[in-house]
The prediction has a mean pLDDT of 81. Transfer RNA from an Actinomycetota bacterium, 76 nucleotides, folded computationally. Its Rfam family is "tRNA". It is annotated as a transfer RNA.

């Protein structure tokens, strides 16, 4: 330096054709229990990596710019 991938909740990802952002884990709280664990209710939950740009509307299209990764090429 080139290419191709990834970046959405605290975590692990999902989000198919452009139209109000989910699950599953956790968290809290309650039931259950002498208690604890498991279960069982209910509860919490997002600048969608950033900056712009199409567009009535962008997680989704496009264009920069960060970060991680895999591969290449270069180290004169």
């Nucleotide at each position: 330096g080139g290419a191709c991938g990834c970046g959405u909740a605290g975590c692990u990802c999902a989000g198919u054709u452009g139209g109000u952002a989910g699950a599953g884990c956790g968290u809290c709280g309650g039931c259950c229990u002498u208690a604890c664990a498991a279960g069982c209710c209910g509860u919490u939950g997002g600048u969608c990596g950033u900056c712009g740009g199409u567009u009535c509307g962008a997680g989704u299209c496009c264009g920069g710019c960060c970060g991680c990764g895999u591969c290449c090429a270069c180290c004169a």

Taxonomically the source falls in Actinomycetota (Bacteria, Bacillati).